[in-house]
This is a predicted structure of a 675-nucleotide part of an RNA (large-subunit ribosomal RNA, domain II) from Ochromonas sp. CCMP1393. Taxonomically the source falls in Ochromonas (Eukaryota, Ochrophyta, Chromulinales, Chromulinaceae).

Context: one part of a larger RNA
RNA sequence: GUCAACGACUUAGUGUUGCAUGCAAGCUUAAACCGUUAGGUGUAGGCGUAGCGAAAGCGAGUCUGAAUAGGGCGACCGAGUAUGUAGCAUUAGACCCGAAGGCAAGUGAUCUAGGUAUGGGCAGGGUGAAGGUGCAGUAACAUGCACUGGAGGCCCGAACCGUUGAGCGUUGAAAAGCUCUCGGAUGACCUGUGCCUAGGGGUGAAAGGCCAAUCAAACUUGCUGAUAGCUGGUUCUCCGCGAAAUCUAUUUAGGUAGAGCGUCGAUCGAAUACUCUUGGGGGUAGAGCACUGACUGGGCUAGGGGUCCUCACCGGAUUACCAAACCUUAUCAAACUCCGAAUACCAAGAAGUACUAAUCGGCAGACACACGGCGGGUGCUAACGUCCGUCGUGGAGAGGGAAACAACCCUGACCACCAAUUAAGGUCCCCAAAUAAUAGCUAAGUGUGAAAGGAUGUGGGAUUGCUUUGACAAUGAGGAGGUUGGCUUAGAAGCAGCCAUCCUUUAAAGAAAGCGUAACAGCUCACUCAUCAAGCGAUCCUGCGCCGAAAAUGUAACGGGGCUAAAGCUAUUUACCGAAAUUGUGGGCUCGUAAGAGCGGUAGCGGAGCGUUCCGUAAGCCUGCGAAGGUGUGCUGUGAGGCAUGCUGGAGGUAUCGGAAGUGAGAAUGUUGAC
Repeated sequence: GUCAACGACUUAGUGUUGCAUGCAAGCUUAAACCGUUAGGUGUAGGCGUAGCGAAAGCGAGUCUGAAUAGGGCGACCGAGUAUGUAGCAUUAGACCCGAAGGCAAGUGAUCUAGGUAUGGGCAGGGUGAAGGUGCAGUAACAUGCACUGGAGGCCCGAACCGUUGAGCGUUGAAAAGCUCUCGGAUGACCUGUGCCUAGGGGUGAAAGGCCAAUCAAACUUGCUGAUAGCUGGUUCUCCGCGAAAUCUAUUUAGGUAGAGCGUCGAUCGAAUACUCUUGGGGGUAGAGCACUGACUGGGCUAGGGGUCCUCACCGGAUUACCAAACCUUAUCAAACUCCGAAUACCAAGAAGUACUAAUCGGCAGACACACGGCGGGUGCUAACGUCCGUCGUGGAGAGGGAAACAACCCUGACCACCAAUUAAGGUCCCCAAAUAAUAGCUAAGUGUGAAAGGAUGUGGGAUUGCUUUGACAAUGAGGAGGUUGGCUUAGAAGCAGCCAUCCUUUAAAGAAAGCGUAACAGCUCACUCAUCAAGCGAUCCUGCGCCGAAAAUGUAACGGGGCUAAAGCUAUUUACCGAAAUUGUGGGCUCGUAAGAGCGGUAGCGGAGCGUUCCGUAAGCCUGCGAAGGUGUGCUGUGAGGCAUGCUGGAGGUAUCGGAAGUGAGAAUGUUGAC
């Protein structure tokens, strides 16, 4: 892992609601007794028939109160009660499995820690303390030298004890090892045997270490089915309806309770929703500046500052300064409003559609929501961000489209069909349907990713200037004189800078629009003539394009092929394809007298069934002319299933209608067995 078997809402008491049955202003027994198969007796007690008050108590009333007031709770005729059964609650292990743990009584020091008694062990080599002897030395000591001596938690290093580093091992040879290396090795040493200390206790040169492969409280058994607002699992079928992820509260936030939302029953009987009309209140969007504030330029003008006059003070004049109020101009506001919608909301009326609403009662689930559109807060007008409001979809919704894609677009799947029409979206091929039509645009493969910004891309529109008295471009020629204007300057001659910017000759030519020089020079320009011959500029609006444009495996930013008067874009038109939508035909179920309507569905509520084991029915029926079981085949029912029959098997099985449950397996890292 597979297969088989086992495996989870039970049982009892009490309460409450529904249903059924008996009796009914009543209903009913409990213990116990008799009989013991059934049943009978038993009237204590319970519930109901009257309430109110804390109570005394009073009583269709009563309490409060001074009250014959008001108010509270009641009555105004009434339905209960007992049993059964089902739902739920509660007390019990209470749907099943699952802790870490708590407490009690015991068992352990054959491992290990410490202690204790008694034994054992430590090759060899090195160093050479005290002390001693001799000699020297001293007044005597001291002291020195040599020899002797053999101390030490001394040195090197086996046994022995340990385990520093590395490699291997890691389903190992081993639940801690092997190899090399390394520490101690006469000591706080190592070790044999016996004994002692026990679980909130021991022992510990102290690591929370060790106390039998277990230690921040051992192990065994019991309490024990501890508790688990947590995780997992929870077994047959069909039918009807069908949620929520919100509010309030919570030692509450992944739990729970009340409310909202679901379902079932009862009551009520259009009271409800949609549309229209009428009547309402409002202060949002927008807008505005009349208030409150913010804020632009100008004017006018208090006040302040500067300067000047007078200066002891007062006073006066003036001003490229700041500036209240006022006037004018241009703006802004969630906590501004002289104004002010659309919607929404409230009420009344009307027609149609929809079994809509409301109340009471039984039972829930749910209180982690997600994305999208719109209105907002927060954030960066960031986030598949976060928090509200409102609508939709998912959740609990399949089908078609968007290449793929819960939430987007279309559309809500009772079943069958090799029928039809459409939606969104599409119609060259992949791939069903137009290589459709008309008029344009695009040249960028734009289409098939992006901004500020940039550009004689190209189409359309508007305004305006020049132009056969010749425009624009190009080419040829000219572009002069006073004069090097004056000033400044070393210089300043059109061209560093300042001032002025005239006059003349002219077809035309600036006291010069650039380059250039130290300054001149030089080269262009404006301006003019000629050649040429027909359109040439400027500005604005707009369609489609261009640049801007760099990323990591591999084209990779049309789904691919591929596409250019398109298979791209714009506008118009006709046809076709396209879904579980709609229609057709046949069938099923629910509601309904019918006509007809409805039938996606998680949590959940309600309804109807199938099958298994056992009991009665059953001393019946089936069965060796072959039961159950096994394994095939056929038929049948919406389904759980049922019926018939072949082979196998070899002795039991059981209709029907009822009853009772150890009653249905794929999941629980489920349990046991087999492979």